The prediction has a mean pLDDT of 85.
The part of an RNA shown here (small-subunit ribosomal RNA, 3' major domain) has 477 nucleotides and comes from an uncultured bacterium.
RNAcentral holds the full RNA, with entries from Greengenes.
[in-house]
Context: one part of a larger RNA
Parts: sequence; C1' cells; structure tokens
RNA sequence: UGACGGGGGCCCGCACAAGCGGAGGAACAUGUGGUUUAAUUCGAUGAUACGCGAGGAACCUUACCCGGGCUUGAAAUGCAUCUGACGUACCUGGAAACAGGUAUUCUAGCAAUAGCAGAUGUGUAGGUGCUGCAUGGUUGUCGUCAGCUCGUGCCGUGAGGUGUCGGCUUAAGUCCCAUAACGAGCGCAACCCUUAUCAUUAGUUGCCAGCGGGUCAAGCCGGGAACUCUAAUGAGACUGCCACCGUAAGGUGUGAGGAAGGUGGGGAUGACGUCAAAUCAGCACGGCCCUUAUGUCCAGGGCGACACACGUGUUACAAUGGCCGGUACAGAGGGUUGCUACCUGGUGACAGGAUGCUAAUCCCAUAAAGUCGGUCCCAGUUCGGAUUGGAGUCUGCAACCCGACUCCAUGAAGUUGGAUUCGCUAGUAAUCGCGCAUCAGCCAUGGCGCGGUGAAUACGUUCCCGGGCCUUGUACA
Repeated sequence: UGACGGGGGCCCGCACAAGCGGAGGAACAUGUGGUUUAAUUCGAUGAUACGCGAGGAACCUUACCCGGGCUUGAAAUGCAUCUGACGUACCUGGAAACAGGUAUUCUAGCAAUAGCAGAUGUGUAGGUGCUGCAUGGUUGUCGUCAGCUCGUGCCGUGAGGUGUCGGCUUAAGUCCCAUAACGAGCGCAACCCUUAUCAUUAGUUGCCAGCGGGUCAAGCCGGGAACUCUAAUGAGACUGCCACCGUAAGGUGUGAGGAAGGUGGGGAUGACGUCAAAUCAGCACGGCCCUUAUGUCCAGGGCGACACACGUGUUACAAUGGCCGGUACAGAGGGUUGCUACCUGGUGACAGGAUGCUAAUCCCAUAAAGUCGGUCCCAGUUCGGAUUGGAGUCUGCAACCCGACUCCAUGAAGUUGGAUUCGCUAGUAAUCGCGCAUCAGCCAUGGCGCGGUGAAUACGUUCCCGGGCCUUGUACA
C1' cells in the first nucleotide's frame, strides 16, 4: 500500500421486510450429469455451465461409428513433360461413391505458338488434430457499481502519501464550503434513438367534420384538407417561478402554471482493472503432431439410447371454471421459388380452380382474454389431457430408426405440492392472444418483438446477501 475480520461509523441495492405470483410434488417438452453403446461428435460446470454455442440434427448439416472407395487428392497454385480433350448422352457392375465400355467432341492464328482441359512427375495442399496456461479479436462477470489515474508542487531516508481527506449534498469523485495543494484525463452527466404534448409544412395507397349523390351495407363516389394518421422541421422542462429551510450547493411543498416536474418513461452507451474466467469448433495466428491418413468422397447408422439424478419451461389439478351459441375492440411485423381473397369438394388437416398484391392500395388476418345467453352442480367429473389403437393430410429423392398436423376411439398421473428456493415497485407483476428470425418441413412449450386487460405492497434498515466511502486491528501478500 492492499486484502481480510462472527471490529466500528455512514450509505445504497427487490438485499431483507411488506405484498403478489411461481419453482420444489404430477405428466410432458427441452438442456445437463450418469449409465449404456460400434458411435451415443465437440465445447460450456458456483454466482458468471445446464430451452447455453444450436436464430431449426430424417439425408445434408456432421465434426462421431461401421462398411466401401481415392492418394497432387473435394477445393487453390508454380514449374516441367505428354495428350487433345473436358463435358454430354447411353450401357454394364455397384447401396452409392466409383470402376469399365460405346457414341459425339477443342478455340484463336498461315505457322511457330498461345489459351483451355486432362494425365504424369515435382514444389505444395489439407486437418472441427493438440495447446484459450504461447496469442489476436470478441465475450461473460463484479457493475451502469462510482470509481480509476496523471502533471507540477508539497510531505516522507524510503516504499509511499497529499490531491481523492473533513462538513453538507447528490442517482453519481454530483455539486458547494473548507483545505499544501493547484489543475487535468478516463469514467458520471449531457450530446444519440424512442415514447408522452403542441405548432408549421405536406395530403396518397391513409382520413371523412361540414355539402351533394348513393347502397342491404360499406369513404362506395363527387368533393374536402378540418380531425386521425403518416414524416420532416421546430417549440417545450431549466428547480425556470412562488413559499419555507439552508452560508452555499441543495432540500421540502395534494404550491402555481403545464401534456409532462425535479434524471418525465424506455433503450443504446460498460472507466482502470478482476477471475492464467470463456472461445484454437466462427475467424485469424505461434509452436507441436498426421500426410495411401488424424486428409478426402460415398451409403447406412448415431448425435433422438434410458434403472436414475438435477436445471429451465409447458399443461394442469377446475366453478373468478369447462363446454355450446351470439357479439366487440389492437399493435408490430411478413409476403413473387412468396402471401393468397373468392368459389367448389372434404367432419377436418387439406385439395382442385381462380383473382389481387413487388404492398399505408392486395393478402397472411376471425386477435384472445372480454361481453350477452344457455348448460354442467363439486365428482377424478362435461376437470385434466399423457399414453395407446385405427384411418388420413402435407413437406420432402426419402418420414422404420427420427417430422408436424387432422379425424375417430382410448382416456394415465394429478384434488395446489416437504425442507428449501426464485421473480417482481407501475402500465410493473399477473394474465390474454398476435407476429418475426432460422426454415422444404419441423420435434418452438425455446428465442426475439408486439399490443389487450391490469393489481397488491414498501412501517422501516435490527437481521440475511452483495456493494461503496472513512476508520481500526492483523500472525496474510
């Protein structure tokens, strides 16, 4: 100087407390461990691994296993020599890769030759092989915590200290006062995006108040530029004003005005560093290793196994509910190898026709909880839907291993979950549906977004956990 203390002081955080809803019990989905296996490819392992890399494992992917092939090689390139092809079509063997055969067959130039292709030879290639403890780059975490430093000066023999401490204040090393310190940098804040209000400009594909027409109905038509909206520019919030407290910074106020009030809400933004943290399997790269194989091509299998254990989720156990019928209201996205109105067939998944849209125009697309009426009457049930049998649809060369969906039948566990444990402070939790990426299809209950309905509670900081500042002790560095 740090680190640590079941030392002290001050302060903060869904840290506790106050509340609401979960996990831990059930079934299933998914990841992991373990076990098994020819292989169950590899990585990630307290917080900071475990719906993680993977934002799509039937083949491919694929790295694993078994079997069959190739050896200048699947792809790239230099040189030398030889050939005129390579390719395409067909036949034979084969599971395919591949091997053999037949047919056809180079370009420019008068030529030398050049180009292109193949073969042979030779330098090379190739490696998801090892080392993340050789590395770059990127990332997680403490933590969006308020810290981390420097120049000069001063103090100390020196390591170092001071500044950065003290008082008050703040979300903040934020600001004020004080001060052997005076200044400065990286962080904080602001600048950026979005959302909440208004104005101006603009008016189609969006809008419809007033006027006219029109329909079963409908901005449907003429028209309009008000409103909504769209998208560009600006205004607006700064403790600016008032009262009180305070030296000041600042604090308090069911004060004013205002759409918004004290950082308005949300996002992006992550200091010096820590964990020899993660990644050599995204990529790059040093070293080591393989070179008729640890490279490469193909077929099949595996990554999907299953006494078990754990994590994360979905669906439930019902009446604030299930089922049947009527009816209302979004936002944000996507669409030409696509989204498909409408018609017909089918109980349905879907199929056959057909039309519009490269989209504020057409389509996906009926939002669902809600609300109105009916039914069930507390049961393992009209709860719950696992599992299984049968029949089908679609994608795709192909659904046996191993896809999703539909219909009929079947109808398991489960009656609110031990110790323990997690999330959340407002348009939040809870609950309800909708969309997108990846993608032929899909194992999506995952991920990322969008809107609808919409709470309870916070006395407070004694305690648990993590963190910040000052101080004290130390046998630690």